[in-house]
Context: one part of a larger RNA
RNA sequence: UGACGGGGGCCCGCACAAGCGGAGGAACAUGUGGUUUAAUUCGAUGAUACGCGAGGAACCUUACCUGGGUUUAAAUGGGGAGUGACAGGCUUGGAAACAGGCUCUUCUUCGGACACUCUUCAAGGUGCUGCAUGGUUGUCGUCAGCUCGUGCCGUGAGGUGUCGGGUUAAGUCCCAUAACGAGCGCAACCCCUAUCGAUAGUUACCAGCACGUUACGGUGGGGACUCUAUCGAGACUGCCGGUGUAAACCGUGAGGAGGGUGGGGACGACGUCAAGUCAUCAUGGCCCUUAUGUCCAGGGCUACACACGUGCUACAAUGGUAGAAACAAAGCGAUGCUACACUGCAAAGUCACGCAAAACGCAAAAAAGCUAUCGUAGUUCGGAUUGGAGUCUGAAACUCGACUCCAUGAAGUUGGAAUCGCUAGUAAUCGCGCAUCAGCACGGCGCGGUGAAUACGUUCCCGGGCCUUGUACU
Numbered sequence: 001u002g003a004c005g006g007g008g009g010c011c012c013g014c015a016c017a018a019g020c021g022g023a024g025g026a027a028c029a030u031g032u033g034g035u036u037u038a039a040u041u042c043g044a045u046g047a048u049a050c051g052c053g054a055g056g057a058a059c060c061u062u063a064c065c066u067g068g069g070u071u072u073a074a075a076u077g078g079g080g081a082g083u084g085a086c087a088g089g090c091u092u093g094g095a096a097a098c099a100g101g102c103u104c105u106u107c108u109u110c111g112g113a114c115a116c117u118c119u120u121c122a123a124g125g126u127g128c129u130g131c132a133u134g135g136u137u138g139u140c141g142u143c144a145g146c147u148c149g150u151g152c153c154g155u156g157a158g159g160u161g162u163c164g165g166g167u168u169a170a171g172u173c174c175c176a177u178a179a180c181g182a183g184c185g186c187a188a189c190c191c192c193u194a195u196c197g198a199u200a201g202u203u204a205c206c207a208g209c210a211c212g213u214u215a216c217g218g219u220g221g222g223g224a225c226u227c228u229a230u231c232g233a234g235a236c237u238g239c240c241g242g243u244g245u246a247a248a249c250c251g252u253g254a255g256g257a258g259g260g261u262g263g264g265g266a267c268g269a270c271g272u273c274a275a276g277u278c279a280u281c282a283u284g285g286c287c288c289u290u291a292u293g294u295c296c297a298g299g300g301c302u303a304c305a306c307a308c309g310u311g312c313u314a315c316a317a318u319g320g321u322a323g324a325a326a327c328a329a330a331g332c333g334a335u336g337c338u339a340c341a342c343u344g345c346a347a348a349g350u351c352a353c354g355c356a357a358a359a360c361g362c363a364a365a366a367a368a369g370c371u372a373u374c375g376u377a378g379u380u381c382g383g384a385u386u387g388g389a390g391u392c393u394g395a396a397a398c399u400c401g402a403c404u405c406c407a408u409g410a411a412g413u414u415g416g417a418a419u420c421g422c423u424a425g426u427a428a429u430c431g432c433g434c435a436u437c438a439g440c441a442c443g444g445c446g447c448g449g450u451g452a453a454u455a456c457g458u459u460c461c462c463g464g465g466c467c468u469u470g471u472a473c474u
Stems, first nucleotide, its partner, number of pairs: 002473001003471003007468007015458002019422004026313001028311006034304002042053002064299007076122009088103006106113002124288002127286003133282002135277003138273001140271001145184006151160003164175003190265004195233007205222002209220003236259001239253001240251004315415001319374005331362003336355002341350003381412001386407007428450007
């Protein structure tokens, strides 16, 4: 100087407390450990691994296993030699890869082009090392810190500045001051959202006028409104009152759509964990080279006494079922989205309009509200499991897809110790969309609907910041 302390002081954070809802018990889904296996490919392992890489394993993917092929190779380039083919078509063996047979057999300005074969030089490796690395990521932590120049102090390591008194979300600002300044961080500048204005009105809108319809902005028209999308305005403790030297704080203050960082996002200082990744990619070194390369078929990654994590569905009446009937946002669409109509109990099928989409379609929002029924039951709760019959995608659903219908109707009556999230349009709850994708979503990423409770406070638990003190550690 740091680090540490079951030392002290001050302060902060869903850290505790106050609340709300979960998980831990059940079934299922998914990941992991373990076990098994010919193989169950590899990586990730306290917080910071475990619905993680994987934004989607039937084949492919695929890296694993078994078996069958192949050795200049899947691709590309250079040198040398040779050929006129190669490809295509037919065919034999085969699981295919591949191997064999038959057939057809180039262009030319004669320099060559093109293709193949042989040879040679380069290949290839998801093999090892993330403790050789780049790049990139997690975490402490969006915590308020981390440093430098000159000066001053100290023999020196180093200190000062950065401490002290206030204040702040903040090393934010003010005052004081052997310090004076500065940099990286903080904040602001960027995006979305909340209000208003201007401009612009088509595919959006329809107040007034007119036409028309069973009905509908359907039509003429309009530029008001909504909305769309560009530019602006607006919020700054600016004003008022109080406290204070100031910074700043307080107020049912005024005005205002919004008030004290308005809400959310992007943005992550010096560094820590030899943290993660050689399997995105790149790359040093090492290793393999008739194989640890490469092609193919089938299997496996989907196994199952068990243990754990993350989810989903429930255990019901604030509910289930049936009926009639409302209100979104954000997206996506041509190898696509598919209306209407018809068929089918349904999944779906047939026919086929429209739409490269503010135009047409996906598209029905669901919970809510209304009416009826069920009456506390393992039930009209719950839906696992199993049997049967089907639909769709795809060469192909046996291993191993999703969905539909009929039947079946398991566990489960609110969950031990212990434990997680959340402070407002949040939690909880309800549905909708997208990426991946032929097909497959209880996961992920977004979108809106309904919409709470509680916070006395900082004694305690956890993590962090500043000052100080002790130390046999550095």